[in-house]
RNA sequence: GCGGGCAUAGUUUAAUGGUCAAAUGACUCCCUUCCAAGGAGUAGUUGCGGGUUCGAUUCCCGCUGCCCGCUCCA
Numbered sequence: 001g002c003g004g005g006c007a008u009a010g011u012u013u014a015a016u017g018g019u020c021a022a023a024u025g026a027c028u029c030c031c032u033u034c035c036a037a038g039g040a041g042u043a044g045u046u047g048c049g050g051g052u053u054c055g056a057u058u059c060c061c062g063c064u065g066c067c068c069g070c071u072c073c074a
Base pairs, nucleotide, nucleotide: 001070002069003068004067005066006065007064010024011023012022013021018054026042027041028040029039030038047063048062049061050060051059
């Protein structure tokens, strides 16, 4: 230099054009003499910037970061 893949909640992973979900973690309540376990609930998320579209996490372009492969020059 060229090509490919990935980026979603604090963490690990789903979803795939039509209000983004689960586990775990956090917080509150119940239970318990207390803790743990258990039960109920609450909050929290699509890397950044553009484009297409009635509508984008999803499709397209660029950027950033991470991973993999290939190649050239001095």